RNA sequence: GCCGUCAUAGCUCAGUUGGUAGAGCGCAUCCAUGGUAAGGAUGAGGUCUCGGGUUCGAUUCCCGAUGUCGGCU
Numbered sequence: 001g002c003c004g005u006c007a008u009a010g011c012u013c014a015g016u017u018g019g020u021a022g023a024g025c026g027c028a029u030c031c032a033u034g035g036u037a038a039g040g041a042u043g044a045g046g047u048c049u050c051g052g053g054u055u056c057g058a059u060u061c062c063c064g065a066u067g068u069c070g071g072c073u
Stems, first nucleotide, its partner, number of pairs: 001072004006067002010025004019056001027043005049065005
C1' cells in the first nucleotide's frame, strides 16, 4: 500500500430482507433471614463509532472517515 471483518447498555453478545432496541452478567430498591451468602420481585442504564446520501421513516441500505482484528505484499 491492497483486501476483508467488526464497532449496539458498565462487560460479553443478540437483533431486525427499513417501522418505538433486547438477553446474560453487573448495578439500585424491595421481599425473605437473627445476620450473611444463595434465592425471588421490580427498576435504572443506549445520540446502535462519527459525517453525509437515499427514504414518509435508517441501528438496518449506499458513500466516506476513524478505530479494531485478520490476510496479502

A computed fold for a 73-nucleotide RNA from a Candidatus Magasanikiibacteriota bacterium, annotated as transfer RNA. The prediction has a mean pLDDT of 80. NCBI's taxonomy places the organism under Bacteria, Bacteria candidate phyla, Candidatus Magasanikiibacteriota. Its Rfam family is "tRNA". By type it is a transfer RNA.